[in-house]
Context: one part of a larger RNA
Molecule: small-subunit ribosomal RNA, 5' domain
Organism: uncultured bacterium
RNA sequence: GGACGAACGCUGGCGGCAUGCCUAAUACAUGCAAGUCGAACGCUUUGAUUUCACCGGGUGCUUGCACCCGCCGAAGUCAAAGAGUGGCGGACGGGUGAGUAAUACGUGGGUAACCUGCCCAUAAGAGGGGGAUAACAGUUAGAAAUGACUGCUAAUACCGCAUAAGCGCACGGUAUCGCAUGAUACAGUGUGAAAAACUCCGGUGGUAUGAGAUGGACCCGCGUCUGAUUAGCUAGUUGGUGAGGUAACGGCCCACCAAGGCGACGAUCAGUAGCCGACCUGAGAGGGUGACCGGCCACAUUGGGACUGAGACACGGCCCAAACUCCUACGGGAGGCAGCAGUGGGGAAUAUUGCACAAUGGGCGAAAGCCUGAUGCAGCGACGCCGCGUGAACGAAGAAGUAUUUCGGUAUGUAAAGUUCUAUCAGCAGGGAAGAUAAUGACGGUACCUGACUAAGAAGCACCGGCUAAAUACGUGCCAGCAGCCGCGGUAAUACGUAUGGUGCAAGCGUUAUCC
Numbered sequence: 001g002g003a004c005g006a007a008c009g010c011u012g013g014c015g016g017c018a019u020g021c022c023u024a025a026u027a028c029a030u031g032c033a034a035g036u037c038g039a040a041c042g043c044u045u046u047g048a049u050u051u052c053a054c055c056g057g058g059u060g061c062u063u064g065c066a067c068c069c070g071c072c073g074a075a076g077u078c079a080a081a082g083a084g085u086g087g088c089g090g091a092c093g094g095g096u097g098a099g100u101a102a103u104a105c106g107u108g109g110g111u112a113a114c115c116u117g118c119c120c121a122u123a124a125g126a127g128g129g130g131g132a133u134a135a136c137a138g139u140u141a142g143a144a145a146u147g148a149c150u151g152c153u154a155a156u157a158c159c160g161c162a163u164a165a166g167c168g169c170a171c172g173g174u175a176u177c178g179c180a181u182g183a184u185a186c187a188g189u190g191u192g193a194a195a196a197a198c199u200c201c202g203g204u205g206g207u208a209u210g211a212g213a214u215g216g217a218c219c220c221g222c223g224u225c226u227g228a229u230u231a232g233c234u235a236g237u238u239g240g241u242g243a244g245g246u247a248a249c250g251g252c253c254c255a256c257c258a259a260g261g262c263g264a265c266g267a268u269c270a271g272u273a274g275c276c277g278a279c280c281u282g283a284g285a286g287g288g289u290g291a292c293c294g295g296c297c298a299c300a301u302u303g304g305g306a307c308u309g310a311g312a313c314a315c316g317g318c319c320c321a322a323a324c325u326c327c328u329a330c331g332g333g334a335g336g337c338a339g340c341a342g343u344g345g346g347g348a349a350u351a352u353u354g355c356a357c358a359a360u361g362g363g364c365g366a367a368a369g370c371c372u373g374a375u376g377c378a379g380c381g382a383c384g385c386c387g388c389g390u391g392a393a394c395g396a397a398g399a400a401g402u403a404u405u406u407c408g409g410u411a412u413g414u415a416a417a418g419u420u421c422u423a424u425c426a427g428c429a430g431g432g433a434a435g436a437u438a439a440u441g442a443c444g445g446u447a448c449c450u451g452a453c454u455a456a457g458a459a460g461c462a463c464c465g466g467c468u469a470a471a472u473a474c475g476u477g478c479c480a481g482c483a484g485c486c487g488c489g490g491u492a493a494u495a496c497g498u499a500u501g502g503u504g505c506a507a508g509c510g511u512u513a514u515c516c
Stems, first nucleotide, its partner, number of pairs: 001516003006512005013388005019381002021346001026344003030341003035088003040085002043082010055070007095299003104224008114216002119212001124207001127161001129159002136151006167192005173186005197204002225271003232262003237259006244252001274296004278289004301322005324335004352378001354377003360374001361372004391421004401412004425457001428451004435443001460505005465486003471500005481488002
């Protein structure tokens, strides 16, 4: 000199864009943050309505028929709401950096050792049956959470059977190819596996197969902090055979066999730490950092486990254990903000219990639409960067005041006053967007435009001995104090304190911490 997620002191006009718990991965009141589909399904409630039947009343009269009204019952239609079965989504999005020094990240390869819902395309096939169960009703246990029993019922829920163009598996064959295990193609034999319908008739959906896209999994090379006052480490350890397991390779797991494997090119141990794109600095080489934004990883009170599923060993799912908190009728139960706000605590220190789904994106749905603290906005903070303003011109009686003085003056100083202007910002009034269009605007009567109006409402902070731009007076008297270094202060201190003046920056200026 530059930088900063900064803090502190004094001061503080406006706007734009960014940014804001670095500490206790501490504990959390309250609200919200993941639902959706009636075009898969049965049911309940409410309302409207249609038809039919009974009953009551009225009118007409061909006195047993027609019409009207009311009522209850059955069946149906439409609409709304509710819980339930079922489907898809809750593995995305959002948060945090505790752990992790390599099961990670970066980079370059490999899989002849792999999976992939939704999406796209292709060509096949959707035949015929069955038994349940929630909801519901009844009974019943419990304070509650939540159950138990009996009975009834539906489906795109569940289970057999049939079918198999193609497909899987096994077996051997031929051809081509490969660095080996082998790969691909072709035909053959044996064998195995599927489905669901709904419809507003437009469609939508279900099954199997292949290919793609996307996303993931695994393996290998190289690179990635400190310590030797850590030198030896290792028994599933290293390898083999076989069996198991997995989407798949593999000591991944197991049985048996062998005795190996790693290490001064630093194993093991210990400490510290999420990694990178990037950011800061520097002429560069380097050094430092890993806030915001983007990619990857890990975690979700602590530890462990699996279930479901295309995908999790799952933040707002389940089970077990632990600590903590809450409810309890003491028998037993409930909970998890490192989501958005917000609270206590910690700390030098870090914001609103705001508005909206209008846009972008996501989930569900055929759609209308619903949900979305993602996101878009607003609020707070000079925390940062950038821009603007706090007026302009003229104005010497060089006014008054103040400071100083050699008492003549000098400085403040064209500064003020005064005269003439201007209106950026702020304030007032009127109009008023784009963003989104077929319609829908939270922001917002915002940005912006126009008009009138008044110099009015808007300057501080640090420094002035040298480094280092800028000095005098008074007070103090090695005291009080200053100080980044050298050093000032013991009676004329340009170095302390105050004043005047000056210098430098300026809505900031200084100090402190940290990095180059």